The RNA shown here (FMN riboswitch aptamer (RFN element)) has 149 nucleotides and comes from a Bacillota bacterium. Its mean pLDDT, the model's own confidence on a scale to 100, is 80. It matches the Rfam family "FMN riboswitch aptamer (RFN element)". Gene Ontology term of the family: FMN binding. Rfam describes the family as follows. The RFN element is a highly conserved domain that is found frequently in the 5'-untranslated regions of prokaryotic mRNAs that encode for flavin mononucleotide (FMN) biosynthesis and transport proteins.

């Protein structure tokens, strides 16, 4: 340094403000009529972004020091993959989601600008944000022990 093993720790954020009133309550007489409360779910608006990979430019370091070459840190909700739910003894399978325009450039789904879009299941007035399964599970990230090479 590395292979596999065991132990262990960690591993998710978010409705400010306004409107409506399903429903409920009160006054009245069980009427007519009036008043009050009521949605993080509806409407306007607000807010949020798990993990791994990739990530031109720019930034830092080295060689060169003009071009150029090498290395490093950072860096995507909507590019690729994974996780949370359901089925399975397991392998594995199923369900569930979203990116455009302009700029720069040799090259951008990642940079810059703009205006957009998306968000499991059960509950409940229809929920990405509330409550619940969950003091759970987990993609994965770190630490330790000892073994072999």
């Nucleotide at each position: 340094u590395u292979u596999g093993a065991c132990c262990u720790u960690c591993a998710g954020g978010g409705c400010a403000g306004g409107g409506u009133g399903c429903g409920g309550g009160c006054c009245g007489a069980c009427a007519a009529g009036g008043c009050c409360c009521c949605a993080u779910u509806c409407c306007c608006g607000a807010c949020c972004g798990g993990c791994g990979g990739u990530g031109a430019u720019g930034c830092c370091c080295c060689c060169a020091g003009a071009c150029g070459g090498g290395g490093g840190a950072u860096g995507a909700g909507c590019c690729c993959g994974c996780g949370a739910g359901c089925c399975u003894a397991a392998c594995g399978g199923c369900a569930g989601g979203a990116g455009c325009c302009g700029g720069u450039g040799a090259g951008a789904u990642c940079c810059c600008g703009g205006a957009g879009c998306c968000g499991a299941c059960g509950g409940u007035a229809c929920a990405g944000u509330c409550c619940g399964g969950a003091u759970g599970g987990a993609a994965g990230a770190g630490g330790g022990u000892g073994u072999g090479a």